[in-house]
Molecule: c-di-AMP riboswitch aptamer (ydaO/yuaA leader)
Organism: Blastocatellia bacterium
RNA sequence: AAAAGUUGAUCGCCGAGUCUCGCAUUGAGCGAGAGCGGGGGAACCAAUUUCCGAAAUCUUCGGAAUGGGGCGAAUCAUUAAUAUGAAGGGAUACUCUUUCGUUCCUAGCCCGUCAGCUAACCUCGUAGGUGUUGCAAAGAAGUAAA
Repeated sequence: AAAAGUUGAUCGCCGAGUCUCGCAUUGAGCGAGAGCGGGGGAACCAAUUUCCGAAAUCUUCGGAAUGGGGCGAAUCAUUAAUAUGAAGGGAUACUCUUUCGUUCCUAGCCCGUCAGCUAACCUCGUAGGUGUUGCAAAGAAGUAAA
């Protein structure tokens, strides 16, 4: 000097997960409200699994098999597996949109045989994790400095 790691502050990033007030508290808690996000829930509309058997005559009954759904971008296909491809999602630092390049993710959790859409209405959450930077281009609006 560089790299890696740890801690703190500031400033960011993913995400709905922020703000105000009160009570507590030396902690990061509890409650209420606002904001943001999710679920359930009419009419209308939409939807009605597969196989077998019986009856009888185009319909009904019985049995067996298979479940289905929610949050989230996080699904699908191929492969023995690694991996690959398609679709989908994020970052790339003054803010927003688009484009190009670069780069990364494509998890996890829950309900419990049940829920299509859905006005009124009912109800739940408000966490957790993390550190990128191309003096890129075009457009829009603003801020700061000179």